[in-house]
RNA sequence: UGGGACGUAGCUUAAUGGUAGAGCAACGGUUUUUGGUGCCGUAGGUUGUAGGUUCGAGCCCUACCGUCCCAG
Numbered sequence: 001u002g003g004g005a006c007g008u009a010g011c012u013u014a015a016u017g018g019u020a021g022a023g024c025a026a027c028g029g030u031u032u033u034u035g036g037u038g039c040c041g042u043a044g045g046u047u048g049u050a051g052g053u054u055c056g057a058g059c060c061c062u063a064c065c066g067u068c069c070c071a072g
Base pairs, nucleotide, nucleotide: 001071002070003069004068005067006066007065010024011023012022013021018055026042027041028040029039030038048064049063050062051061052060
């Protein structure tokens, strides 16, 4: 420098163009002498950034940023 893959909650991840979910973690409750385990609930997302297409974009298109891989 060129090509490819990926980027979603603190972490791991799901989601046919049609209200972004789950597990773990956190917080609260219950249980327990206490802790842990179990059970119930709550909160936490400008979906990497900026544009475009569309009635509607996490999803499609473009550029950029970051990580990884391949080639030189």